[in-house]
Context: one part of a larger RNA
RNA sequence: CUGGGCGUAAAGAGAUGCGUAGGCGUCCUGAAAAGUUCUGUGUUAAAUCCUAAAGCUCAACUUUAGAACUGCACAGAAAACUUUCAGGAUAGAGUCAGAUAGGGAAGAGAGGAAUUCUUGGUGGAGCGGUUAAAUGCGUUGAUAUCAAGAGGAACACCAAUGGCGAAGGCAUCUCUUUGGAUCUGUACUGACGCUAAGGCUCGAAAGCGUGGGGAGCAAAACGGAUUAGAUACCCGUGUAGUCCACGCCGUAAACGAUCCUUGCUAGAUGUUUGAAAAACCUGACAUCUUUUUGGAUGACAAAAAGAUAAAGGGUUUUUUGAGUGUCGAAGCUAACGCGUUAAGCAAGGCGCCUGGGAAGUACGACCGCAAGGUUAAAACCC
Numbered sequence: 001c002u003g004g005g006c007g008u009a010a011a012g013a014g015a016u017g018c019g020u021a022g023g024c025g026u027c028c029u030g031a032a033a034a035g036u037u038c039u040g041u042g043u044u045a046a047a048u049c050c051u052a053a054a055g056c057u058c059a060a061c062u063u064u065a066g067a068a069c070u071g072c073a074c075a076g077a078a079a080a081c082u083u084u085c086a087g088g089a090u091a092g093a094g095u096c097a098g099a100u101a102g103g104g105a106a107g108a109g110a111g112g113a114a115u116u117c118u119u120g121g122u123g124g125a126g127c128g129g130u131u132a133a134a135u136g137c138g139u140u141g142a143u144a145u146c147a148a149g150a151g152g153a154a155c156a157c158c159a160a161u162g163g164c165g166a167a168g169g170c171a172u173c174u175c176u177u178u179g180g181a182u183c184u185g186u187a188c189u190g191a192c193g194c195u196a197a198g199g200c201u202c203g204a205a206a207g208c209g210u211g212g213g214g215a216g217c218a219a220a221a222c223g224g225a226u227u228a229g230a231u232a233c234c235c236g237u238g239u240a241g242u243c244c245a246c247g248c249c250g251u252a253a254a255c256g257a258u259c260c261u262u263g264c265u266a267g268a269u270g271u272u273u274g275a276a277a278a279a280c281c282u283g284a285c286a287u288c289u290u291u292u293u294g295g296a297u298g299a300c301a302a303a304a305a306g307a308u309a310a311a312g313g314g315u316u317u318u319u320u321g322a323g324u325g326u327c328g329a330a331g332c333u334a335a336c337g338c339g340u341u342a343a344g345c346a347a348g349g350c351g352c353c354u355g356g357g358a359a360g361u362a363c364g365a366c367c368g369c370a371a372g373g374u375u376a377a378a379a380c381c382c
Base pairs, nucleotide, nucleotide: 003354004353005352006351007336008335012350014202015201017200018199022195023194024193026089027088028087029086030085031084032083034082035081036078037077038076039075040074041073042072043071050066051065052064053063054062055061092192093189094188095187096185097184098183099182100181104178105177106176107175108174109173110172111155116150117149118148119147120146121145122144126137127136163170164169207248208247209246210245211244212243216242217241221237222236223235224234259349260348261347262346263345264344267327268326269325270324271323272322273321274320275319276318277317278316279315280314281313282312286308287307288306289305290304291303292302293301294300331338332337355382356381357380364375365374366373367372
């Protein structure tokens, strides 16, 4: 190299969201004949290899003949498959209509609890902190408590193994704008599909730039303890930062350590959200009947009882989708375990691995304000 692999041994890129090239691609009919298959002709020097003979006493070796080899060109034929062209179909994909759930995103506004601070009242000696203390705060009145105010950040309960999102991630409430998903119908288009090298975009926290903001927390720093020491763990302070706007950075145990798509292969039991059917409950209001009272010819009004009972809502069961969990047949796996949400059985496409260290380093290149990131070796040692 071939091959074999990628949950945990080396290996799935953070997302593959948008998508270029490329690769791969549903069913039917017809045509073509590029690939494909067959036949023929020519060529593919000789030697070598193989087979059968022959010659050196045998063998090696040599000679003769044949076969083979691999390709190329031309001619002819075939039409299943791939391909191309033409036509058609609807199971893939999408559009449409009607519903549904949701912390999906952006912007604006509003709210309550708590911490801190300020002011005022009460009060009068401690508070705070720890294993124990001390630093610290406090008679210039703290802690505690009541009232008012300011400001910033985060949103208890609901809350879940639950929901949404491609991932990162997303949770007080309201409004506006907006993305996606699922179900039902099967009206429309008619393969429009899958994957995706490069490319574009998004991407926690920390960090960086400019300008704001700053309650709490808190790297650094200072002090008190502990200790042999204590550049720590514990305590008291406390600055960047954490927050907002705009711009950059582009990394994480960015994890399900499990790439995407499609098909197939026992079940059981939870849960979220649709659809269909059945049963039960409720059902404001409404309709009808009867009785009583007021009124009384009647209309009308009130009360009581009974019946009908649509829309809507709720619960349960069954069936059927889409998600999300647990346990498990077969099967797989080195084992652990996975098991219709596969790590089973297959197909298509991409990425990646190839003993340990040196090393995700050096050099170079690209990106970045920087920090650094991406790409990525070798000598040498074992």
Predicted 3D model of a 382-nucleotide part of an RNA (small-subunit ribosomal RNA, central domain) from a Candidatus Dojkabacteria bacterium. Rfam family: Bacterial small subunit ribosomal RNA. Its family is annotated with structural constituent of ribosome and ribosome in the Gene Ontology. Model confidence (mean pLDDT): 83 of 100.